Notes
Small-subunit ribosomal RNA, 3' major domain from an uncultured bacterium, 461 nucleotides, folded computationally. Rfam family: Bacterial small subunit ribosomal RNA. Rfam links the family to the GO terms ribosome and structural constituent of ribosome. Its mean pLDDT, the model's own confidence on a scale to 100, is 84.
Context: one part of a larger RNA
RNA sequence: UGACGGGGGCCCGCACAAGCAGCGGAGCGUGUGGUUUAAUUCGAUGCAACGCGAAGAACCUUACCAGGGCUUGACAUGCGUCUUAAGCCGUCCGAAAGGGCGGGUCCGCAAGGGAAGGCGCACAGAUGCUGCAUGGCUGUCGUCAGCUCGUGCCGUGAGGUGUUGGGUUAAGUCCCGCAACGAGCGCAACCCCUAUGGCUAGUUGCAUGUUUCUAGCAAGACUGCCCCGUUCAACGGGGAGGAAGGUGGGGAUGAGGUCAAGUCAGCAUGGCUCUUACGUCCUGGGCUACACACACGCUACAAUGGGUCGGACAAAGGGCAGCCAAGCCGCGAGGCGGAGCGAAUCCCAACAAACCGAUCCUCAGUUCAGAUUGCAGGCUGCAACCCGCCUGCAUGAAGUCGGAGUUGCUAGUAAACGCCGGUCAGCACACGGCGUUGAAUAUGUUCCCGGGCCUUGUACU
Numbered sequence: 001u002g003a004c005g006g007g008g009g010c011c012c013g014c015a016c017a018a019g020c021a022g023c024g025g026a027g028c029g030u031g032u033g034g035u036u037u038a039a040u041u042c043g044a045u046g047c048a049a050c051g052c053g054a055a056g057a058a059c060c061u062u063a064c065c066a067g068g069g070c071u072u073g074a075c076a077u078g079c080g081u082c083u084u085a086a087g088c089c090g091u092c093c094g095a096a097a098g099g100g101c102g103g104g105u106c107c108g109c110a111a112g113g114g115a116a117g118g119c120g121c122a123c124a125g126a127u128g129c130u131g132c133a134u135g136g137c138u139g140u141c142g143u144c145a146g147c148u149c150g151u152g153c154c155g156u157g158a159g160g161u162g163u164u165g166g167g168u169u170a171a172g173u174c175c176c177g178c179a180a181c182g183a184g185c186g187c188a189a190c191c192c193c194u195a196u197g198g199c200u201a202g203u204u205g206c207a208u209g210u211u212u213c214u215a216g217c218a219a220g221a222c223u224g225c226c227c228c229g230u231u232c233a234a235c236g237g238g239g240a241g242g243a244a245g246g247u248g249g250g251g252a253u254g255a256g257g258u259c260a261a262g263u264c265a266g267c268a269u270g271g272c273u274c275u276u277a278c279g280u281c282c283u284g285g286g287c288u289a290c291a292c293a294c295a296c297g298c299u300a301c302a303a304u305g306g307g308u309c310g311g312a313c314a315a316a317g318g319g320c321a322g323c324c325a326a327g328c329c330g331c332g333a334g335g336c337g338g339a340g341c342g343a344a345u346c347c348c349a350a351c352a353a354a355c356c357g358a359u360c361c362u363c364a365g366u367u368c369a370g371a372u373u374g375c376a377g378g379c380u381g382c383a384a385c386c387c388g389c390c391u392g393c394a395u396g397a398a399g400u401c402g403g404a405g406u407u408g409c410u411a412g413u414a415a416a417c418g419c420c421g422g423u424c425a426g427c428a429c430a431c432g433g434c435g436u437u438g439a440a441u442a443u444g445u446u447c448c449c450g451g452g453c454c455u456u457g458u459a460c461u
Base pairs, nucleotide, nucleotide: 002460003458004457005456007455008454009453010452011451012450013449015445016444019409020408021407022406023405026299027298028297029296030295031294032293033292034290035289042053043052064285065284066283067282068281069280070279073123077122078121079120080119081118082117083116084115088103089102090101091100092099093098106113107112125274126273128272129271130270134268135267136263137262138261139259141257146185147184148183149182150181151180152161153160154159165176166175167174191251192250193249194248196219198217199216200215201214202213206209222245225239226238227237228236229235301402305361306360307359308358309357310356311355317348318347319346322341323340327336328335329334368399373394374393375392376391377390378389379388415437416436417435418434419433420432421431
């Protein structure tokens, strides 16, 4: 100087408390550990691994395993030499990959050239190892308020001062003071979305002329005004006006550092290793196994509910190898059909669902719940046995609110409800967005966790 303390002081944060909904029990989904396996590829491992890399494992992907092949190679560049072609067509072996045989073909008169193939060489190739050799990127403390520098001053020196102190703030934010005076990176502001009215422009939108809406511009909020407190400083409390106040709400934005944190499997890259294989191609299997254990979810256990019928209201997105209307067929998944639309025009898309009205059920393992299984079908795709999704009929399991413990959330939030998107041939209970309905509670900072500043102790640095 730091770090640490079951030392002290001050102060923050859904940290506790006050509340609301959950998880932990059940069934199922997904991930992980373990076990199993020819293989169950690899990585991630307290917070900060475990619906994580994976924004989509039937083949492919694929890195794993078994078997069958290739060896200048699936891919790049160059050299030597030989041959004429290779692609293409036919045929044979084969699961395919691959291999054998046959046919025919470039420009040029020629020399030769292009291209291809064979052989040889130099090399290619490696998701092989090392994230403790690295770059880059990322997580975390933490959107916490800190981290430093120049000159001066103090100290033999490490270093200190400034940055401490008194107030104040979300903030090293600002004010006052001060051997300091200034400055930089952070904070804030500048950027985007949203809330209000105005102007301009409007078709495909609303409607019959600008009120919705769309999208461009400028306005508006600055403690500007008033009162109180204060050192009449910063600032705090209250009020007016206002669509909105005192950072309006949300986003983007992450200082110096810490964890030899994560990643050599995204990429790049040093070193090491493999070279008829640790490279590469193919067929099939595996990544989907299952006595168990954990993590994160979904669906429930019902009457604030379930069924049936009727009625209403969104936003944000996507669409040409695409979205797919009307109509017809089918109980349905879906099929036929073919209009429109590169889209404020048409389609996905239906009345969005929860909601509202009517009616049945009357507390029961039930008209709750839907696992599991059988049968019959549909769709995608070369192909759904291992191993996809969906539909109909039948079957109806556990489950009657969950131990110790534990998670999220302070307002248009939690909770509830549906809709859309990316990935994608197909496959979403995950993920990312969108709107609809819309709460409860906060006396407070003793305690738990994390953090900031000052100070104190220390045999640690």